[in-house]
Molecule: Bacterial RNase P class A
Organism: Gammaproteobacteria bacterium
RNA sequence: CGAGUCGGUCAGGUGAUCGCUUUUCAAUCACUCUCGAGUGCUUGGGGGGAGGAAAGUCCGGGCUCCACAGGGCAGGGUGCCAGGUAACGCCUGGGGGGCGCGAGCCUACGGAAAGUGCAACAGAAAGUAUACCGCCCGACCACUCCCGAGUGGUCGGGUAAGGGUGAAAAGGUGCGGUAAGAGCGCACCGCGCGACUGGUAACAGGCGUGGCGAUGGUAAACCCCACUCGGAGCAAGACCAAAUAGGAAUCCAUUAGCUGUGGCCCACAGUGGAUUCGGGUAGGUCGCUACAGGCAGGUGGUGACACCUGUCGCAGAUGAAUGAUCAUCCACGACAGAACCCGGCUUAUCGACCGACUCGUUUA
Numbered sequence: 001c002g003a004g005u006c007g008g009u010c011a012g013g014u015g016a017u018c019g020c021u022u023u024u025c026a027a028u029c030a031c032u033c034u035c036g037a038g039u040g041c042u043u044g045g046g047g048g049g050a051g052g053a054a055a056g057u058c059c060g061g062g063c064u065c066c067a068c069a070g071g072g073c074a075g076g077g078u079g080c081c082a083g084g085u086a087a088c089g090c091c092u093g094g095g096g097g098g099c100g101c102g103a104g105c106c107u108a109c110g111g112a113a114a115g116u117g118c119a120a121c122a123g124a125a126a127g128u129a130u131a132c133c134g135c136c137c138g139a140c141c142a143c144u145c146c147c148g149a150g151u152g153g154u155c156g157g158g159u160a161a162g163g164g165u166g167a168a169a170a171g172g173u174g175c176g177g178u179a180a181g182a183g184c185g186c187a188c189c190g191c192g193c194g195a196c197u198g199g200u201a202a203c204a205g206g207c208g209u210g211g212c213g214a215u216g217g218u219a220a221a222c223c224c225c226a227c228u229c230g231g232a233g234c235a236a237g238a239c240c241a242a243a244u245a246g247g248a249a250u251c252c253a254u255u256a257g258c259u260g261u262g263g264c265c266c267a268c269a270g271u272g273g274a275u276u277c278g279g280g281u282a283g284g285u286c287g288c289u290a291c292a293g294g295c296a297g298g299u300g301g302u303g304a305c306a307c308c309u310g311u312c313g314c315a316g317a318u319g320a321a322u323g324a325u326c327a328u329c330c331a332c333g334a335c336a337g338a339a340c341c342c343g344g345c346u347u348a349u350c351g352a353c354c355g356a357c358u359c360g361u362u363u364a
Stems, first nucleotide, its partner, number of pairs: 001360010012329007020049008029040004051335001055346002058344005063233004075229005080094005095109001096107004110224002115222002117218002132163002134159012171189006190212001191210004196205003237286004247277006257271005291313001293312008330333001
């Protein structure tokens, strides 16, 4: 210098003007009162005001209400080992397998000797294996000639080495062996079993042993095993509390009274009245942002993380704020907007920068 791997940070800057939301201080005015103060309107000053994903709502937890003696069935989830955590399907470290020259990356990775199912097409045969071509042996028939051999056919048997089919065909390679063959025998590799050694464990290592028709594949097929899981969600839920209608209690009236028509009486029509209480609607307040919190340092740990000390206060709306205009600079600005909160995962994203490491080339 080029090509890459892993981890992390930032997410246009600055200034002016006009606004929005929240909080605090001060002043004016109004109301209440237990005369301390409190509440509300307006004005002015100060402070805060989206994200790394606020997103998808896919997991896990806090919080709230409902349900719940204990056990079992059904159903869902997870699935190598150890650790971290409030918890997880997340994270860290390790083991096995795969990819890459490498830094590194990927991994749904329990059980197929409990049972059931499935495997299109091709192929002889797809699971109690099988025999299409081929190879070998024997018998018979035909032909040839160098006359005891060769070639071809039929039948009977042996074989799983070779060919062929398939995603997959019953260990692999080599030597021996054989009529031809075959774990038939042997060596190495693979596999099963046994104890040993190392490791917390997953697992690894060498040793012994079994010729391996013991146990083919498939469990994001049913299933089995182990562990684990109650439901709904801030429109959760708690509190305060009009008008109207209805409810309950008490008191009063009950051939009355009240209302209407009417100038009045009679008459006609309609109807009990008052007070208090509680539920609940509109509306309002809380829940609501201080925390499994951020930053810095230290200690322990390979690490995820834990603990200690110091320091900071960092949106909280409810028709729902976080904006608009102008100037200026440059590298010309991506994806995208909180709504109870937090830990993850996944997805989207113009670019810029920092650190560690790998491979290649050149020079010293």